A computed fold for a 1534-nucleotide RNA from a Gemmatimonadota bacterium, annotated as small-subunit ribosomal RNA. The coordinates come from a structure-prediction model, not an experiment, and the mean pLDDT is 85.
[in-house]
RNA sequence: UCAUUGGAGAGUUUGAUCCUGGCUCAGGACGAACGCUGGCGGCGUGCUUAACACAUGCAAGUCGAGGGGGGUGGGGCAACCCACUCACCGGCGAACGGGUGCGUAACACGUGAGCGACCCGCCCUACCAGAGGGGGAUAGCCGGCCCAACGGCCGGGUAAUACCGCAUACGCUCUUUGGGCUACAUGGCCUAGGGAGGAAAACCCGCAAGGGUGCUGGAGGAGGGGCUCGCGGCCUAUCAGCUAGUUGGCGAGGUAACGGCUCACCAAGGCGACGACGGGUAGCUGGUCUGAGAGGAUGGCCAGCCACAUUGGGACUGAGAGACGGCCCAGACUCCUACGGGAGGCAGCAGUGGGGAAUAUUGCGCAAUGGCCGAGAGGCUGACGCAGCGACGCCGCGUGUGGGAUGAAGCUCUUCGGGGUGUAAACCACUGUUGCCCGGGACGAAACUCCUGCUUUGGCGGGAUUGACGGUACCGGGUGAGGAAGCACCGGCUAACUCCGUGCCAGCAGCCGCGGUAAUACGGAGGGUGCGAGCGUUGUCCGGAAUCACUGGGCGUAAAGGGCGCGUAGGUGGCUCGUGAAGCGUGCGGUGAAAGUCCGAGGCUCAACCUCGGAUCGGCCGUGCGGACUCGCGGGCUCGAGCGUUGUAGAGGCGGGUGGAAUUCCGGGUGUAGCGGUGGAAUGCGUAGAGAUCCGGAAGAACACCGGUGGCGAAGGCGGCCCGCUGGGCAACUGCUGACACUGAGGCGCGACAGCGUGGGGAGCAAACAGGAUUAGAUACCCUGGUAGUCCACGCCGUAAACGAUGGGCACUAGGUGCUUCGGGGAGCGACCCUCGGAGUGCCGGCGCUAACGCAUUAAGUGCCCCGCCUGGGGAGUACGGCCGCAAGGCUGAAACUCAAAGGAAUUGACGGGGGCCCGCACAAGCGGUGGAGCAUGUGGUUUAAUUCGACGCAACGCGAAGAACCUUACCUGGGCUUGACAUGCUGGGGAAGCCGGGGAGAGACCUCCGGUGUCCUUCGGGACUCCAGCACAGGUGCUGCAUGGCUGUCGUCAGCUCGUGUCGUGAGAUGUUGGGUUAAGUCCCGCAACGAGCGCAACCCUCGCGUCCAGUUGCCAGCGAGUAAAGUCGGGGACUCUGGGCGGACUGCCGGUGCCAAACCGGAGGAAGGUGGGGACGACGUCAAGUCAUCAUGGCCCUUACGUCCAGGGCUACACACGUGCUACAAUGGGCCGUACAAAGGGAUGCAAAAGCGCGAGCUCAAGCCAAUCCCAAAAAGCGGUCCUCAGUUCGGAUUGGAGGCUGCAACUCGCCUCCAUGAAGCCGGAAUCGCUAGUAAUCGUGGAUCAGCUACGCCACGGUGAAUACGUUCCCGGGCCUUGUACACACCGCCCGUCACGCCAUGGAAGCUCGGAGCGCCCGAAGUCGGUGUCGGAACUCGCAAGAGACCAAGCCGCCGAAGGCGAGCCGAGUGACUGGGGCGAAGUCGUAACAAGGUAGCCGUAGGGGAACCUGCGGCUGGAUCACCUCCUUU
Repeated sequence: UCAUUGGAGAGUUUGAUCCUGGCUCAGGACGAACGCUGGCGGCGUGCUUAACACAUGCAAGUCGAGGGGGGUGGGGCAACCCACUCACCGGCGAACGGGUGCGUAACACGUGAGCGACCCGCCCUACCAGAGGGGGAUAGCCGGCCCAACGGCCGGGUAAUACCGCAUACGCUCUUUGGGCUACAUGGCCUAGGGAGGAAAACCCGCAAGGGUGCUGGAGGAGGGGCUCGCGGCCUAUCAGCUAGUUGGCGAGGUAACGGCUCACCAAGGCGACGACGGGUAGCUGGUCUGAGAGGAUGGCCAGCCACAUUGGGACUGAGAGACGGCCCAGACUCCUACGGGAGGCAGCAGUGGGGAAUAUUGCGCAAUGGCCGAGAGGCUGACGCAGCGACGCCGCGUGUGGGAUGAAGCUCUUCGGGGUGUAAACCACUGUUGCCCGGGACGAAACUCCUGCUUUGGCGGGAUUGACGGUACCGGGUGAGGAAGCACCGGCUAACUCCGUGCCAGCAGCCGCGGUAAUACGGAGGGUGCGAGCGUUGUCCGGAAUCACUGGGCGUAAAGGGCGCGUAGGUGGCUCGUGAAGCGUGCGGUGAAAGUCCGAGGCUCAACCUCGGAUCGGCCGUGCGGACUCGCGGGCUCGAGCGUUGUAGAGGCGGGUGGAAUUCCGGGUGUAGCGGUGGAAUGCGUAGAGAUCCGGAAGAACACCGGUGGCGAAGGCGGCCCGCUGGGCAACUGCUGACACUGAGGCGCGACAGCGUGGGGAGCAAACAGGAUUAGAUACCCUGGUAGUCCACGCCGUAAACGAUGGGCACUAGGUGCUUCGGGGAGCGACCCUCGGAGUGCCGGCGCUAACGCAUUAAGUGCCCCGCCUGGGGAGUACGGCCGCAAGGCUGAAACUCAAAGGAAUUGACGGGGGCCCGCACAAGCGGUGGAGCAUGUGGUUUAAUUCGACGCAACGCGAAGAACCUUACCUGGGCUUGACAUGCUGGGGAAGCCGGGGAGAGACCUCCGGUGUCCUUCGGGACUCCAGCACAGGUGCUGCAUGGCUGUCGUCAGCUCGUGUCGUGAGAUGUUGGGUUAAGUCCCGCAACGAGCGCAACCCUCGCGUCCAGUUGCCAGCGAGUAAAGUCGGGGACUCUGGGCGGACUGCCGGUGCCAAACCGGAGGAAGGUGGGGACGACGUCAAGUCAUCAUGGCCCUUACGUCCAGGGCUACACACGUGCUACAAUGGGCCGUACAAAGGGAUGCAAAAGCGCGAGCUCAAGCCAAUCCCAAAAAGCGGUCCUCAGUUCGGAUUGGAGGCUGCAACUCGCCUCCAUGAAGCCGGAAUCGCUAGUAAUCGUGGAUCAGCUACGCCACGGUGAAUACGUUCCCGGGCCUUGUACACACCGCCCGUCACGCCAUGGAAGCUCGGAGCGCCCGAAGUCGGUGUCGGAACUCGCAAGAGACCAAGCCGCCGAAGGCGAGCCGAGUGACUGGGGCGAAGUCGUAACAAGGUAGCCGUAGGGGAACCUGCGGCUGGAUCACCUCCUUU
């Protein structure tokens, strides 16, 4: 100097949003394990499981200076001496050190106190006192005996610091008499006396003196221990009551000591919701991990304490043990045995087996540190120091460094150009850590001791000696880039992307989720990212998680307020004075072990690690002071609370009485055929007289109107009127008490409806039940009946959407406006009215709050106090247990398992058998059709060798196909070709290519052979071109329209779809775009927190309709001329028609009305045309994974003598059927025949073809004209005029079939069209159902064209002719637009979703029982052993005695209490299992229905009861968390 320093989130519920809420991830840690990999070193660390069992060795001995001996060796002749060694007696140690975590929820541990209730060997003390004199034994040893072993017996003799008396003795112990001190105090301390009792050991050196070490009594110290108490730290209440030595006392015993520790007696206590007792789990702590912290988790290594030592019990010895390596007993187990009996205890260090996912060497050394013994030398020490093994952890180092290419090879990707790996490598120049080799080489060691010097004898100095690790660390030299890199990941979270393979397979996955043919998600590869001698995975803990919230959460709707009150404990508590000082604040003292942590410094080269100093150690104890606040005590006060007086409103409660209306029933009268009921009916009632109506009577239940978001009550709830009893509220007055208060766990009471018991009652209604309907069914909804019940009395039950889904109390915080009620004032005759104050009850609204909705003085705002409750969904309010109940059942209330959500509010859509407004040939009105017939055509189906393919509700089906006999053609059969029918390039060889002609086989393609003719350029090398062979490649109508482009259909010509800025909202989003009008239109106007803009609408374009200008052939012909049988035929004309280019014209411009204004609408004028004039082109954002890979293009995949290509024939044309679209008809508004009139728009040179001739005709022959306003196709038809047919299967209708022909074409058999003759089918207007059309439209009539040789065209496209009817209207069907509402839908109602049943899997409850375990209780038996009694026999020490013997004492044995194990018994608790059984969960495509979500088609839900395959249905009461319409009330705005 410093030790205050620290807080991140993400993924996942939705179409999207905000919130709630769970799950998951990123971090850190570990005594770890597993997978892949592995160079070196340092420091740590290593059975978490079987406290399972253990072979072997070692882990506690030592002292000869306590004692006597044995043995060996040496000296000596010997006695004897010396040394070593062995067991024994004796002393000390063995109670430490080391291990483990079983047990233990306890004063076991932690912390702080206490002991006036205690103990202590070794050690220390500048402390006190002492050690005199005797005795008797015994092991070893010797002898004998038993014995397998362990071991033992008898006899003999022996020593001591072993043992025993005696003496002496204090301040020691006991007892006793006084005095004093302290103290709450018992046995405290000090002091003066009396009495009694108790000690000892010697050994060594020394000639001795003396010294040293020991010994005894006492005092003190240090340290250790024992006991007691306060406080603290697990889960469970589905353990609520526990307790007999239990609680206390007197006395006694016992202990070192207090104590019920033990015993006898007495009393009846003691503990408990502040959790006793019981159950489960667990050694505790310093600390460790995590965390910002608070906290949570944890207790391995190290350290402190405890407990244990094979299991259980017991004592002995000792200062200390109820003793890990001591003893005794019992049990289990193991071993030995001669079967008699013995031995053993690794949770010491190594090691073995076993268990397990898993944890090491049967190492070295006492050199250091420490311990025991010893005077010492020294001995012992698996404590310890080291080494070994393991990446188990932490830390450090290395595997090289620099240069080196527009950048090798390989690999990989590629758009084929190139990119990546990549300065990476090679190569060049260096370095030398580490490894390896060689050499040097420690610190740790200082001592004891020895030698020596000094010394006040305690000691000090010098020298020598001592190392397991270890020839190690370290240092130097040498060698040489030389030996040393992996692992995981790369969809998001989360850093890192491509290719191939695979094809809901194989697999991945922490969560969300990937994989069904282009997978950054699987597997491999290239590349990349991260970390690195490691990297991942798994497990566990904390964190994130404010997700148990003390710091720091909530409860109207998300999980969560108890149904309501009274009240106990508890918690909390008004104003004021005094006092105390428990809390509180502050100062000081003690303690809070060390290690650890943090800071500073130091030592190993650094770090890890270690050392030193400091800080911290959040706490506890003591003490002094303070007195605001809380609290205790005392005094006072009145505003909280209560009492009192006078009033007041009220469906408040209980009991009794009473009234009228209605319903039903009964009696009677009148009266006749129906009544009743429904969507419509039926069952039912009625001619035996119903219903209707009148009169009378009976009974029960409920009280219309008043009646009201009116009143009362704590809630449930309470409604005619009267009487009695009774509770509460409020107002005024301010007399009394003086904090008496608030809340309220348990507890007690009340508590709708349903339900239960007993007895009544029973009119109506009505579960169940019966019948009738409805329906696919209808155990329902509807109808007819109907029993419990509903009612009363008494007793139970105790639940509801018991709701304001909002606990109670107090205080504070803008207002406005109703209603009820009380009081004051004003005014008034009065009700009413105005105003002020209180209590209550509604609505609206501001601040604030809220996720939002909303709440808002009646809070969901701001605060305080108390209670209840919540912690993801399902399982489940279920199971088990307990309590309550007659039962039904209620209260309390889990787990396994399973899911990645379940939810709340709000948003945008979509939808509704919700609402409002409005459109459309949507309906209606009308005209004509389809569906029936025949035929045509397309499709399905079937068939087939093939019937190629596509299109499938609208929006596939006369569609692709605007032309399938071959071709087309993609299909089938058969036959051929293989660089190919077609493109480009290369190599080699040949030659023009080619054209013409011919032969053979063949169905042809093709194979094969022959003849003729026959180039260009050239720098002469060759090139162009072409054939053959070969190589690259071609080719594919093969697949994927769900990989795509393009194009198209559809909603829909609907009026919508969006954006910028601003504003509002946390946000999704809203506003704008809603509203009031108006329109065909989001068209326009007005209003408006919006203002503008874009894509759409409209307009601009084309066409038709009027006019005008220009132009005038091939079109036209009025006038003039010519001319004809007639004719614009000719000259000519530019008027008209027409043609085709331009322009004009129409804009709600004008007038009137309506509209508040405006926009606009209605009517009118003018005009060819009038309100977008008709038609067309034109199709917003988007939807349908709509259609098309077979128009074309195209990614990917697939085929390559075949899935390519060529050829012949066949097929696409099949036919028992079914459907769509059409044609022709069924006839007289028609058909046949004859005559006759008027178009438009097109087409025509491999073409249209006139005229003429032939043919009945199709057509043929010949052939003019026309490249076309010129010629041709060409006639238009319906119409009009006339005539026949007269209602008939026909003079309708034309199918079918026979025959004869024509045309096209290489070819009409399969399989063309047309003509003529003959034939003449079905069909007489079409069931259910269904289509088109609103005006030049429908209907009807004909004409042309594309494709095309021809044509199956009745199709398609276009053209004109004739030419209607109807629309009241928007209720309904369909489609659409806007606003609004509900929603559990969002793949969006073709949605979602419930329950039974069936199948598979999983966990679980019950269950006759069965098995096992645990703790206790009662009784029996009772080992060892302590204690007590006895103690014949036995016994050296002491006493008496000469002795014998006696005594004292000891003691075996025996007896008794207790007592482990064991046995018996009755129960309790727990676990496992169990035939069968109950429900539950989960499981791509099972069955039945449709309950819920919209008014879900009967609104739903709650409680209860009954019923039913099931969801459910019905009754009673309740709720709105019900849509819609109407009414009422209240409120807001103008």